[in-house]
RNA sequence: GCAGGCCGGGUGACCGCGGGCUGGCGUCCUGUUCACGAACGGUGGCGGCGGCUCGAGGAAAGUCCGGACACCGCAGGGCAAGGACGCUGGCGCGAGCCAGGCGGCGAAAGCCGACGGAAAGUGGAACAGAAAGGAGACCGCCGGUCCGGGAAACCGGAUCGGUAAGGGUGAAACGGUGGAGUAAGAGCCCACCAGCGGCCGUGGCGACACGGUCGGCUUGCCAAACCCCGUCCGGUGCAAGGUGAAGCAGGCUCCGAUGACGCGGCCCGCCGAGGAGCCGGGUACACCGCCAAGAGAGAUGGUCACCCUCGACAGAAUCCGGCUUACAGGCCUGCUACG
RNA sequence: GGGCGCGUAGCUCAGCGGGAGAGCACUCGCUUCACACGCGAGGGGUCGCUGGUUCGAUCCCAGCCGCGCCCA
Repeated sequence: GCAGGCCGGGUGACCGCGGGCUGGCGUCCUGUUCACGAACGGUGGCGGCGGCUCGAGGAAAGUCCGGACACCGCAGGGCAAGGACGCUGGCGCGAGCCAGGCGGCGAAAGCCGACGGAAAGUGGAACAGAAAGGAGACCGCCGGUCCGGGAAACCGGAUCGGUAAGGGUGAAACGGUGGAGUAAGAGCCCACCAGCGGCCGUGGCGACACGGUCGGCUUGCCAAACCCCGUCCGGUGCAAGGUGAAGCAGGCUCCGAUGACGCGGCCCGCCGAGGAGCCGGGUACACCGCCAAGAGAGAUGGUCACCCUCGACAGAAUCCGGCUUACAGGCCUGCUACG
Repeated sequence: GGGCGCGUAGCUCAGCGGGAGAGCACUCGCUUCACACGCGAGGGGUCGCUGGUUCGAUCCCAGCCGCGCCCA
């Protein structure tokens, strides 16, 4: 330096907070008996005093995913739209995790990766530049013609062509090096190298790797641009939802057995009697859901003593799994490099 | 607790991936006796922050931060 795992102040005393169980006491309610004085009882309520016991986290956080659970009549089918994901194998309902491949970084241990398709189609690439994708002639190089100069070689200019080797612009200019070739040049041709594609062989479950051979094929970038391909996805969230109590006042319009409404667009199946809008009135309490922390808007703390490395990020609200983010310090194991 | 949305100049807001803009406000000048109105010119930006994709990010993607709205 790297990876994995663990802890995240400790002990004692005293005082305090919340929940559960329990023992007396007081009080209320209630049942039975009764000689009306009372006696015995209740998984009964409340209050206070005791005893025992439990009481935040690795992230309780963000609410980013997935699930349980609840409701939407069934959560049924198809199409469209939308969304998520995208190398291979395994595990898992799933989110995700583990191992491997490939690519990038590092001297190494190792780390990181939204990692299908750009030879389906559409689109984009500002400025600069001649040209931004089956491109391109601005300068340069070469050739022809014409004009001018010159004795000539040749030089200058105009014009028509050829040329992507050189210059210049750019983030990016259509393989690289060398040779042959040519008027000058060019995969135009050749050798080697790099890439791509087809075929074959070997290894591997596979992604893929290695090797051989053929094809001058050189096809560039962007899909966290539209899109294409493949897989998957019904919606809403415990303020879901249920029970009890209290309270109130209905009115108008429209749709509906020719089937409305029915959690969102359309169609089909199914179901079968109410539904929608506007105005007005009432309530907003308790309990369950909800927990071996657990609710009343919310308890889990404080003081002292001793010890140590002097204590970070941070506080549950239906529950569970995962991801991400924050975090002083310490312990253990393995590995790498240097001395 | 749960769900949804928004951060661009002092304020209110626009903004196809390629120069960061408009209105009001501010400063200066002109106009006026003076002020207002009007006219002209000018200054002012961590596009909330940090990463990623891309040649290039206010814009696309992810994670944080802050603010607002809705649900009994």
Overview
Two RNAs folded together computationally: RNase P RNA and transfer RNA, 411 nucleotides in total. It holds a member of the Rfam family "Bacterial RNase P class A". The family's RNA type in Rfam is ribozyme. Its family is annotated with ribonuclease P activity, tRNA processing and dimeric ribonuclease P complex in the Gene Ontology. Rfam describes the family as follows. Ribonuclease P (RNase P) is a ubiquitous endoribonuclease, found in archaea, bacteria and eukarya as well as chloroplasts and mitochondria.